RNAcentral holds the sequence, with entries from MGnify. The RNA shown here (Glycine riboswitch aptamer) has 99 nucleotides and comes from uncultured Aquincola sp.
RNA sequence: UCACUGGAGAGAGGCGGGCCCCGAGCCCGCCCACCGAAGGGGCAAGCAGCGCCGCGCAACCGCCGGUGCCGCCAAUCUCUCAGGUAAAGCGGACAGCGA
Numbered sequence: 001u002c003a004c005u006g007g008a009g010a011g012a013g014g015c016g017g018g019c020c021c022c023g024a025g026c027c028c029g030c031c032c033a034c035c036g037a038a039g040g041g042g043c044a045a046g047c048a049g050c051g052c053c054g055c056g057c058a059a060c061c062g063c064c065g066g067u068g069c070c071g072c073c074a075a076u077c078u079c080u081c082a083g084g085u086a087a088a089g090c091g092g093a094c095a096g097c098g099a
Stems, first nucleotide, its partner, number of pairs: 001099002004096003011032001013031007033085003039081001040079003046072002049069006056063002
């Protein structure tokens, strides 16, 4: 990476319009309420760099400790942009088996 299998959560929300086989159907727009496990954003320790401090160590180069800034930096954490919220279907992090 591919194939198969498993795979959660949350309104059958309200209003308007359209399609129609005149439906708890489908599509579009707006509003409110929710979910986190496509994707995306954010953060730790740590590492590196720069500066400052130290009756520190040291002949020099430098080392050590503290501190400020800054770069890199994880998730099933967090945000809820995107996506999603009856069943079915689609999607689905992740896991199992196989290649």
Lineage of the source: Bacteria > Pseudomonadati > Betaproteobacteria > Burkholderiales > Aquincola.